Parts: sequence; C1' cells; structure tokens
RNA sequence: AAACGACAAGGGCACACCGGUUGGAAGGCCGGGUCGCAAAGCCAGGGGCCCCAUCCCGCGUCUUGCACGCGGAAGGGCAGCCCAGCCGCCGAA
Repeated sequence: AAACGACAAGGGCACACCGGUUGGAAGGCCGGGUCGCAAAGCCAGGGGCCCCAUCCCGCGUCUUGCACGCGGAAGGGCAGCCCAGCCGCCGAA
C1' cells in the first nucleotide's frame, strides 16, 4: 500500500412507527425512535423501482368542454435495490 473485516477500541448513521413542516404526489427536511449498517459517507452515469398536479401527445366517452377517463412522454424522486465513479475512520486473524 492492496485486499480483508473481529462479540477489538473510540466514535458514526438510523428502518418501521410517532409528532411537526414542505410538496399535487412519490418524496424531502427537523425532532423522537432504533430494524439494521464497515461505507446505511458522496454521486442519479447504467439497470431497476416509485410518483406523474400542470404542460404536451395518443386513445376512448358524450353532456362537445379550458370536459371527463385511460395510456404515454416531458418532468420529479429513491444511494437503506444493484453496478460504475469519488472520498474516508480503525487494525485482530
């Protein structure tokens, strides 16, 4: 230094759920909580998943509308789903 990861040391993060807040929603943020985590630190590039109010496209309906319903796309989100990339604490075997 790389790889690896212990009933090690000192610390760290925080699922579900609850309260508050924000958003149309998915979700985010703050507090509590503590299922778990050696990258559960950063990153939305690839795959995957979630949302889709408004705008746009397509289809359908009839009451023909700035209508309603369905699908798609733009768009938004998830890093605690996986891969890639970046950075990092400790040191038994």

A computed fold for a 93-nucleotide RNA from a Planctomycetia bacterium, annotated as c-di-GMP-I riboswitch aptamer. The prediction has a mean pLDDT of 86.